[in-house]
RNA sequence: CCGGUAGCUCAGCCUGGUAGAGCACAUCACUUUUAAUGAUGUGGUCGCGAGUUCGAAUCUCGUCCGGCC
Numbered sequence: 001c002c003g004g005u006a007g008c009u010c011a012g013c014c015u016g017g018u019a020g021a022g023c024a025c026a027u028c029a030c031u032u033u034u035a036a037u038g039a040u041g042u043g044g045u046c047g048c049g050a051g052u053u054c055g056a057a058u059c060u061c062g063u064c065c066g067g068c069c
Base pairs, nucleotide, nucleotide: 001067002066003065004064007023008022009021010020017054025041026040027039028038029037047063048062049061050060051059
C1' cells in the first nucleotide's frame, strides 16, 4: 500500500438509505434413466470492537488475519 461481503469466486464502499451476481445446493418440469436445459427456492453477526448519524457493508478510530514492497 492492497485485501477480508452467501459453501466457492467476486460486485457494491469513492457519492451513507431494502445486502446482490455467477457457480454450487434443494425442489419441480422435461427425459426410459442420467446428463444437459428451464422454473422456483434456501443460504449473510458485510473479519472483530467502538464512535459519528434519524439511518453504517459504506464515514472515523482501534484491532486481528492474509498478500505485496